[in-house]
Context: one part of a larger RNA
RNA sequence: GAAUGAAGCGUUAGCGGCGUGGAUUAGGCAUGCAAGUCGCGCGGAAAGGCCCCGCAAGGGGUGCUCGAGCGGCGUAAGGGACAGUAAUGCGUAGAUACCUACCCUUCGGCCCGGGAUAGCUGCGGGAAACUGCAAUUAAUACCGGAUAAUGUCGCAAGACCAAAGGUGUGAUUCCUCCGUUGGAUGGGUCUGCGUCCUAUUAGCUAGUUGGUGAGGUAAUGGCUCACCAAGGCAAAGAUGGGUAGCAGGUGUGAGAGCACGACCUGCGUCACUGGGACUGAGACACUGCCCAGACACCUACGGGUGGCUGCAGUCGAGAAUCUUCGGCAAUGGGCGCAAGCCUGACCGAGCGACGCCGCGUGCGGGAUGAAGGCCCUCGGGUUGUAAACCGCUGUCGUAGGGGAGGAAUGGCCGGAAGGUUCUCCUUUCGGUUUGACCUAUCCUAGGAGGAAGUCAGGGCUAAGCUCGUGCCAGCAGCCGCGGUAAGACGAGCCUGACAAACGUUAUUC
Numbered sequence: 001g002a003a004u005g006a007a008g009c010g011u012u013a014g015c016g017g018c019g020u021g022g023a024u025u026a027g028g029c030a031u032g033c034a035a036g037u038c039g040c041g042c043g044g045a046a047a048g049g050c051c052c053c054g055c056a057a058g059g060g061g062u063g064c065u066c067g068a069g070c071g072g073c074g075u076a077a078g079g080g081a082c083a084g085u086a087a088u089g090c091g092u093a094g095a096u097a098c099c100u101a102c103c104c105u106u107c108g109g110c111c112c113g114g115g116a117u118a119g120c121u122g123c124g125g126g127a128a129a130c131u132g133c134a135a136u137u138a139a140u141a142c143c144g145g146a147u148a149a150u151g152u153c154g155c156a157a158g159a160c161c162a163a164a165g166g167u168g169u170g171a172u173u174c175c176u177c178c179g180u181u182g183g184a185u186g187g188g189u190c191u192g193c194g195u196c197c198u199a200u201u202a203g204c205u206a207g208u209u210g211g212u213g214a215g216g217u218a219a220u221g222g223c224u225c226a227c228c229a230a231g232g233c234a235a236a237g238a239u240g241g242g243u244a245g246c247a248g249g250u251g252u253g254a255g256a257g258c259a260c261g262a263c264c265u266g267c268g269u270c271a272c273u274g275g276g277a278c279u280g281a282g283a284c285a286c287u288g289c290c291c292a293g294a295c296a297c298c299u300a301c302g303g304g305u306g307g308c309u310g311c312a313g314u315c316g317a318g319a320a321u322c323u324u325c326g327g328c329a330a331u332g333g334g335c336g337c338a339a340g341c342c343u344g345a346c347c348g349a350g351c352g353a354c355g356c357c358g359c360g361u362g363c364g365g366g367a368u369g370a371a372g373g374c375c376c377u378c379g380g381g382u383u384g385u386a387a388a389c390c391g392c393u394g395u396c397g398u399a400g401g402g403g404a405g406g407a408a409u410g411g412c413c414g415g416a417a418g419g420u421u422c423u424c425c426u427u428u429c430g431g432u433u434u435g436a437c438c439u440a441u442c443c444u445a446g447g448a449g450g451a452a453g454u455c456a457g458g459g460c461u462a463a464g465c466u467c468g469u470g471c472c473a474g475c476a477g478c479c480g481c482g483g484u485a486a487g488a489c490g491a492g493c494c495u496g497a498c499a500a501a502c503g504u505u506a507u508u509c
Base pairs, nucleotide, nucleotide: 001509002508003507004506006505007504009503010502011501014359015358016357017356018355019354020352021351027315028314029313031312032311033310036073037072038071041070042069044066045065048064049062050061051060052059053058080270081269082268089195090194091193092192093191094190095189096188098187099186103183104182107179108178109177111145112144113143114142121134122133123132124131125130151160152159153158165175166174196242197241198240203233204232205231208230209229210228211227212226213225214224215223245267246266247265248264249260250259251258252257272293273292274291275290276289295306296305297304298303323349325348326347327346331345332343333342334341335340362392363391364390365389372383373382374381375380396450398445399444400443401442402441405438406437410433411432412431413430414429415428416427417426418425419424453498454497455496456495457494458479459478460477464493465492466491467490468489474481475480
């Protein structure tokens, strides 16, 4: 000099834009929200609507709609954090013994049957959480049979493996379903090289190293097991200890390098602590399950419940880090034929000079160089065109009014044409509709009015006089100042630097 996720560290403070904000206790958490959706899968009807009967109470229907339930898809994404990890990680360059829901694509298929079970109803148990028995019912839930190759196994022969319907007046044609081919996307696994400090850590290792066989896996492999051999690693640092998520990048520097890894992006890992599997295309699963533990809460004392390292918020610790806000309008995601529903992702607003950037706090004239202050050799000098005063302007702010854009190739309704008949698709025309939040910019009003400080002035280092103090009080980054004329302490005036900031502290180069 540059830099920072900085600092309730000091003084000060007008506005805006863009960013950014729990670095410490991966400490504990009240409350609300953060993952649902589908009635075009199913039996249905708790609530609302509509219709019918009825004076009413009530009853019936419908399925517009829909609580609960069965079923499907999603919940493995998105969001958070960096505890662990020095290599089962990451970066880079390769490899293949593998899998891949939804999507695209190829060729085929969708036949005949069956038994249950939630819900509902009845009867119970329990303080609750919840739960038992009986009867009964449906499916795109479950099961059996058929069919079976380009699929699987196999040298071959041969053997084996599936399915479900829905909407609708109407289905080969729309939406699904099953097998299969190729793809896309995403992953699994393996290999080379690189990846901090420590030798005041020198030896480490028995599933250890290799082989054969078997098991297991989507898949290779001591991944696991039986047997056999005695190997494997290490001074080019094994093993141990310490520290640490890694990278793209960031800071600095002329570079080489050094230091760092906040925000954003990719990968990894974690989800109260430890362990485990289930389901599934995918998890050993943040807001799933089981076990153990610690902690907290409820309890009728028998027993239960919970997991903010999601968004807000709270306590604690700390020098220190925000609102218990608005909206799904946009972008994206899940479900759905769709309308749509959900979305603390996201988009926005709020708070903080935390950072960077921009703007303003006026402009021109104005000497008798006014008053006041300070200094003085008492003549004057300086503050200083500074002020007053005169003339202008109207940025920002304030008040009021208009206003493009973020919104379309979006949604809905209607019409026309074409595609093989269609509920489907494509093209096109017309109408209508959707903004949480903001706002570029323009106009009007008024009036210099509402907007300047901080640090420094001995040398380094730009900028000095007077008074007070008297090795005291104090200053200080280094050298050093202060013991009676202090340009270094304190104050006043003046000056210098930067400026909505300035200075200090900490840290990196």

Predicted 3D model of a 509-nucleotide part of an RNA (small-subunit ribosomal RNA, 5' domain) from an uncultured bacterium. The RNAcentral record of the full RNA draws on ENA and SILVA. The coordinates come from a structure-prediction model, not an experiment, and the mean pLDDT is 84.